[in-house]
A computed fold for a 119-nucleotide RNA from Arenimonas malthae, annotated as SAM riboswitch aptamer (S box leader).

């Protein structure tokens, strides 16, 4: 690094360094930050993808898989400001001073992120 598959609207903070930015890139809006962000470090938490134990279904001769649900968290990962911050592309709604103009936790593609898988 390649593909494939689910997932993203919920949840989770102190201390210590350190000292201007940061919130991937870009473009525009918004926000976060010297009351110290951002990072890095220990600590502590939160989630349940991997996993672990039941039960129910289906496939199977069976071992075993699949495929939901509950529990629980030792261990591998990931997270812990805002939806992934919003938005760019395609559509739908509502409004409208009709200007393809304003606004919607709206649909989907895109792209990202995370996890499992695979080569």
């Nucleotide at each position: 690094a390649u593909c494939c598959c689910a997932u993203c609207g919920a949840g989770a903070c102190c201390g210590g360094c350190u000292g201007a930015g940061g919130g991937g890139g870009u473009a525009g809006g918004c926000c976060c930050a010297a009351u110290g962000a951002c990072g890095c470090c220990g600590g502590g938490g939160c989630a349940a993808c991997c996993c672990a134990u039941g039960c129910a279904c289906g496939a199977g001769c069976a071992a075993u898989c699949g495929c939901g649900c509950a529990u629980g968290a030792a261990g591998g990962u990931g997270c812990c400001a805002a939806u992934u911050c919003c938005u760019g592309c395609g559509g739908g709604g509502a409004c409208u001073u009709c200007g393809u103009g304003u606004c919607c936790g709206c649909c989907g593609a895109g792209a990202g992120a995370u996890g499992g898988g695979u080569c």